[in-house]
């Protein structure tokens, strides 16, 4: 140039009128005022309050190794399967000889299984001597279904045949040795001749999980006052430990409905596992000094709208310059254009979804030119 593949990076500035919310004072003036996803609310925490004698049982999650984090179903790094010519990508990636169960449509048969068609025999018959009905028998080589048909080529062997036997080859069990922290990996020996898929199907394994959430929870606190039902009082209602069962305790009031712990109001309230350089330490993620930075907290819920300019950016001219060239780059001039997704609700760490004026940067695979 053309096509990919992978990581970052940005998400504008300035003015001018009109507004909005928060602190502050000298009371009309000064600051401050969303995001990369603030978003879905999926996981995981902080952080509040309830709640925890015991056992068992249920029920939800996770899932290769080894490391990072408060922690995680996240991240790195590695195995291992799989796709790509490559760069590089995907994998809900424990177990299918612990039992169960499923397996569509084709198909004779879909799991220790199958004689539809072929093959071969062997008795009847019939006969134009080629063979044809018919009836018992062996065969998993051939054909034919299928996503799968119970190892694969070649031989010996047979009446055809077959791991019935032999030789390679694939693949599975088990042992040695050897790399490596592990997952695995290589490499030898040897078993049996072969073991089908599926656990986002029960179920086995190993870890993990107590419940509700900032409308947690704390504090102040009204107007307008208590009152009605229903049920119980050892033949025992109610209660606790509890998501449920055992057990074991309390036990005479208990339970519903108006009226209030209700309406309002204060606090929880934002400086935190924070960012940004730098250095050391790891391959990395990620930690450790040092150092520097720092203003939203609203509560029917503020942050906005209207216009001027503008920065990057896009065409086009036209110069300078660097290449042998295909072409690069950079000044100017004039035009366009100046955008999207979307918004805080205790408050992090993620993942996943939306989005583009736009920019870099490394690689892989071709074309064309010297």
């Nucleotide at each position: 140039u053309g096509g990919g593949c992978u990581g970052g990076c940005c998400g504008g500035g300035c003015g001018a009128c009109c507004g909005c919310g928060g602190c502050a004072c000298u009371u009309g003036u000064g600051u401050c005022g969303a995001g990369g996803a603030a978003g879905g609310u999926c996981c995981g925490g902080a952080c509040u309050c309830c709640a925890a004698a015991g056992a068992g049982c249920a029920a939800g999650g996770u899932g290769g190794u080894g490391g990072g984090u408060a922690a995680c179903g996240c991240c790195c790094a590695c195995c291992c399967g799989g796709g790509g010519u490559a760069a590089c990508c995907c994998g809900c990636g424990g177990g299918a000889c612990a039992g169960u169960g499923c397996c569509a449509c084709a198909g004779a048969g879909a799991a220790g299984a199958g004689a539809c068609a072929g093959c071969c025999u062997c008795g009847g018959u019939u006969u134009u001597c080629g063979a044809g009905c018919u009836g018992g028998g062996g065969u998993g080589a051939u054909g034919g279904u299928g996503a799968a048909a119970c190892g694969g080529u070649g031989g010996u062997g047979u009446a055809a045949g077959a791991g019935a036997c032999c030789a390679c080859c694939a693949g599975c069990g088990c042992g040695g040795c050897g790399a490596g922290u592990g997952a695995u990996c290589g490499u030898c020996g040897u078993g049996g001749c072969u073991a089908g898929g599926u656990a986002a199907a029960c179920c086995c394994c190993a870890c993990c999980u107590g419940g509700a959430g900032c409308a947690a929870g704390a504090c102040c606190a009204g107007a307008c006052a208590g009152c009605g039902u229903g049920c119980g009082c050892u033949u025992g209602a109610g209660g606790g430990c509890u998501g449920c069962u055992c057990g074991c305790c309390c036990g005479a009031g208990c339970a519903c409905g108006c009226g209030g712990g209700u309406a309002g109001g204060u606090u929880g309230c934002u400086g935190g596992a924070g960012c940004g350089c730098g250095u050391c330490g790891g391959u990395a993620a990620c930690g450790g000094c040092g150092u520097g930075c720092g203003u939203a907290g609203a509560u029917g819920g503020a942050u906005g709208g209207u216009c001027g300019c503008u920065a990057g950016c896009c065409g086009a001219g036209u110069c300078a310059u660097c290449g042998c060239g295909a072409g690069g780059u950079g000044g100017c001039u004039c035009g366009g254009g100046g955008a999207a997704c979307a918004g805080g609700a205790u408050c992090c760490g993620g993942c996943c979804u939306a989005c583009g004026a736009g920019c870099c940067a490394g690689c892989c695979c071709g074309u064309c030119c010297g």